[in-house]
Context: one part of a larger RNA
RNA sequence: UUAGGUUUAAAGGGUGUGUAGGCGGACUAUUAAGUCAGUGGUGAAAUCUCUCGGCUCAACCGGGAAACUGCCAUUGAUACUGAUAGUCUUGAGUACAGUUGAAGUAGGCGGAAUGUGUAAUGUAGCGGUGAAAUGCUUAGAUAUUACGCAGAACACCGAUUGCGAAGGCAGCUUACUAAGCUGUUACUGACGCUGAUGCACGAAAGCGUGGGGAGCGAACAGGAUUAGAUACCCUGGUAGUCCACGCCGUAAACGAUGAUUACUCGUUGUUGGCGAUAUAUUGUCAGCGACUGAGCGAAAGCAUUAAGUAAUCCACCUGGGGAGUACGUCGGCAACGAUGAAACUC
Repeated sequence: UUAGGUUUAAAGGGUGUGUAGGCGGACUAUUAAGUCAGUGGUGAAAUCUCUCGGCUCAACCGGGAAACUGCCAUUGAUACUGAUAGUCUUGAGUACAGUUGAAGUAGGCGGAAUGUGUAAUGUAGCGGUGAAAUGCUUAGAUAUUACGCAGAACACCGAUUGCGAAGGCAGCUUACUAAGCUGUUACUGACGCUGAUGCACGAAAGCGUGGGGAGCGAACAGGAUUAGAUACCCUGGUAGUCCACGCCGUAAACGAUGAUUACUCGUUGUUGGCGAUAUAUUGUCAGCGACUGAGCGAAAGCAUUAAGUAAUCCACCUGGGGAGUACGUCGGCAACGAUGAAACUC
């Protein structure tokens, strides 16, 4: 390179938005750039191929033909692609009317629990474990009651539930913001799909500045266990966990399954709409699940939410180790991240 692949064997980018690019609905007309056909010119010779001949054969050499698959010009063809002009509504969007949800941001409020303070009752233990000890306690603990304070998280509802592009989102309430779905078919009239670079978002941990600090708890200290125990268990406990602002940009960021569109047997549950009806049921659209066919698959399995049948675009893979390392570059306060080899070896 051709080709084959990417759930689990190597391989889908963490997610979105969107530039260039690639691809793109129906009809009509014009054009003739791509495309197709004819003609002319050119495409040096040698080489290659075929054929005929010359060295006793062959290599080699000579004659002829073909070829040189290309380029240029010109004359035509017009189905497809392109370009231009016009039209259309089914793709896409808008409008109107409903509706849904733990979607986001900011503020306010609430109860339970925990810890702690004060006061009271009360007396010798409490706590902890496999068993103990460290620890707390006659300066009155643990337990119980009342009142106050603090921070963090929101039991039940709760679900194979719902929402969000992903990360993720759960007490109640207010304001602001975004989105989906359904119905009407009123409007625009292909405005679409994908998307290298870019930009934005992006759990946890970590970093900077300033707050906050109840519980939990890396590090650390002590007690146990053990041959040892830099652990598992216990008693404490600092960063952190929380808030504001700014960084970091990674995860088994997983459905280990890129996005979009079309098509393809059935059964069953459920969420949100809209209908029909005899109120028993039932149709349809959009989701979320379970099962099972054809088909696919190495199998496990997938199976209208495809890993089936096709199309377009992007990303990625090409034996194991060395190695996501070295070097260089870019980003970052740093930690580190991104890009990313080779020698050698099996």
This is a predicted structure of a 346-nucleotide part of an RNA (small-subunit ribosomal RNA, central domain) from a metagenome. The full RNA is in RNAcentral, with records from SILVA. It matches the Rfam family "Bacterial small subunit ribosomal RNA". Its family is annotated with structural constituent of ribosome and ribosome in the Gene Ontology.